Annotation:
This is a predicted complex of two RNAs, RNase P RNA and transfer RNA, with 449 nucleotides together. It holds a member of the Rfam family "Bacterial RNase P class A". The family's RNA type in Rfam is ribozyme.
RNA sequence: GGAGUCGUCCAGGCGACCGCGUGGGCGCAAGCCCCCGAGGAACGUCCGGGCUCCCCAGGGCAAGGUGGUGGGUAACGCCCACCGGGCGCGAGCCCAGGGACAGCGCAACAGAGAGCAAACCGCCGAUGGCCGGGCGCAAGCCCGGAUCAGGCAAGGGUGAAACGGUGGGGUAAGAGCCCACCGCGGGGCCGGCGACGGUCCUGGCACGGCAAGCCCCACCUGGAGCAAGGCCAUGUAGGCAGGGAGCAGCCGCAAGGCUGCGCGACGCGGCCCGCGUCGCCAUGACCUGCGGGUAGGCCGUUGGAGGCCGCCGGCAACGGCGGUCCUAGAUCGAUGGUCGCCCUCGACAGAACCCGGCGUACGGGCGGCUCCACCG
RNA sequence: GGGGGAUUAGCUCAGUUGGGAGAGCGCUUGAAUGGCAUUCAAGAGGUCGAGGGUUCAACUCCCUUAUCCUCCA
Numbered sequence: 001g002g003a004g005u006c007g008u009c010c011a012g013g014c015g016a017c018c019g020c021g022u023g024g025g026c027g028c029a030a031g032c033c034c035c036c037g038a039g040g041a042a043c044g045u046c047c048g049g050g051c052u053c054c055c056c057a058g059g060g061c062a063a064g065g066u067g068g069u070g071g072g073u074a075a076c077g078c079c080c081a082c083c084g085g086g087c088g089c090g091a092g093c094c095c096a097g098g099g100a101c102a103g104c105g106c107a108a109c110a111g112a113g114a115g116c117a118a119a120c121c122g123c124c125g126a127u128g129g130c131c132g133g134g135c136g137c138a139a140g141c142c143c144g145g146a147u148c149a150g151g152c153a154a155g156g157g158u159g160a161a162a163c164g165g166u167g168g169g170g171u172a173a174g175a176g177c178c179c180a181c182c183g184c185g186g187g188g189c190c191g192g193c194g195a196c197g198g199u200c201c202u203g204g205c206a207c208g209g210c211a212a213g214c215c216c217c218a219c220c221u222g223g224a225g226c227a228a229g230g231c232c233a234u235g236u237a238g239g240c241a242g243g244g245a246g247c248a249g250c251c252g253c254a255a256g257g258c259u260g261c262g263c264g265a266c267g268c269g270g271c272c273c274g275c276g277u278c279g280c281c282a283u284g285a286c287c288u289g290c291g292g293g294u295a296g297g298c299c300g301u302u303g304g305a306g307g308c309c310g311c312c313g314g315c316a317a318c319g320g321c322g323g324u325c326c327u328a329g330a331u332c333g334a335u336g337g338u339c340g341c342c343c344u345c346g347a348c349a350g351a352a353c354c355c356g357g358c359g360u361a362c363g364g365g366c367g368g369c370u371c372c373a374c375c376g
Numbered sequence: 377g378g379g380g381g382a383u384u385a386g387c388u389c390a391g392u393u394g395g396g397a398g399a400g401c402g403c404u405u406g407a408a409u410g411g412c413a414u415u416c417a418a419g420a421g422g423u424c425g426a427g428g429g430u431u432c433a434a435c436u437c438c439c440u441u442a443u444c445c446u447c448c449a
Stems, first nucleotide, its partner, number of pairs: 001372010012342007020037002023034004039348001043359002046357005051225004058273004063221005068082005083097001084095004098216002103214002105210002120156002122152003127149002130145006164182006183205001184203008229299004239290005246261006262280007306325008343346001377448007386401004395432001403419005425441005
């Protein structure tokens, strides 16, 4: 100097004038003065929680989600550390990373063969037979050839994948057939909280892939969302249509009430069982649709799992203690404009109940580390 | 605030247990006609909205993202 990787910080600055919003002060009023006034992502709404209401007998089945281990946290699908695997020369990065002997299913094309496999090209001719030759009195023996029966799976070829890999021995040719190393399965010991690692013995290869296919296992999840929800005020008038469920016994003069079973509606916001409440011979619980009316104010609403600094514990995420700071709060919805000076000439983008994450968009500065090249 | 869906050839749309990317219209060329239309035959044309992941293999499964449509309160 170049290439790369990780981390961290900033988000134009100062001044003047005009304008806007909340709050405070002064003033009879008009108005004047003061303080504060968007972000790292306020965004997407992908997760998790607080808060609020409904539900707060329970059980079962579904549905959805998560998925190495240990920790952090209010909680998480987030974060930290570690383990295993993969990529990279490296710094470093990535992984939905449980189970494929519970079961079902899938694998096109190519290929001989694709799921407890097969033999196309090929290799062999040991064994049984065939042909030719030689030897021998003969039984038979020897040599050569073809490859009929057959043996083989090394090599070639197909494929994403061919039922261990490499090397050696062995053999007619071969093969875990045998051996060494590696891989795999089983067991023991040691280390670690654990995932897992190391080592020894053993088996002799049998047990391939896909679960972001169904599924199995373990764990988690009640529903809705600030238009939640509460208060005040105002208005309308208990409107119309349709659906809509009973018997028995007892008390009572009656109206009616109680009990049992049954039925109906609602709730337990997926379903079932079950439970609870209300109603039932109707002026009728409740359900569905239509119609009429109100479209005002206040609370919730911002000070909080809060920021910064120091010390302590922890590898870290984070936690504890002490000090210090106050930092938007609208409800037709405020943060803008002009001018001057300076600089490295300014990207992405704007709160609407509030937090913790993730993801995405985006300009620039600084630092650590790695690799390469050159110079001393 | 909370849900659902679409994106495939120039246009309109198919595409299911993941394996060949297709149809109609349009376009080009040829035939038929004296010529045009109709007709017949042949052909071209695709980042499957974008990026990543799972898998041997992705339009299809998963995640992120862009644009558009739509429903409820």